[in-house]
Parts: sequence; structure tokens; C1' cells
RNA sequence: UCCGACAAGGGCAAACCCCCCGAAAGGAGGGGGCGCAAAACCACCGGUCUAAGGGCGCAGGCCUACGACAGCGGGGCUACCGAAG
Repeated sequence: UCCGACAAGGGCAAACCCCCCGAAAGGAGGGGGCGCAAAACCACCGGUCUAAGGGCGCAGGCCUACGACAGCGGGGCUACCGAAG
């Protein structure tokens, strides 16, 4: 360094509930605990979600990210511990 143990000390926190922000997706806080060895951080690539604004339409509606998701995959970057290999 790779790696990741029925190790130690700890850490994070899905669904769901309360409350706030947001047009929504989603996010902050509290409870909760499915899971997680980067489930720390970064939208760079792919993907997914939303469609306020904009565009199209007589209309139902459709398209669109400059909005989101890092707990979808890849990539970047930093980090605790130390059995076996």
C1' cells in the first nucleotide's frame, strides 16, 4: 500500500412518525434503526427523480434543469482501527 476480522473503541443512519423549508423532486432538525468500512466530502461521466420558469398545444397534456439524488454505478479526494493474507 492493497485488504477488511463474529477484533477494540467508536461513527453514520433506510423505511416510518413529528416539525420546518421547497412548486415538486428533495433537504434541515428531533425520534427511529434497515443497513453501511468511507452510508465522510465533490454532480466530473453515466443513470434516476422533479418541472417552478421557459417552449409547444384549443385542451387533456407533452418537452426542457439552470433544481435534486453521493444510501444507483463509475470517477476524484481525504480519513479511524489493524487480525489473517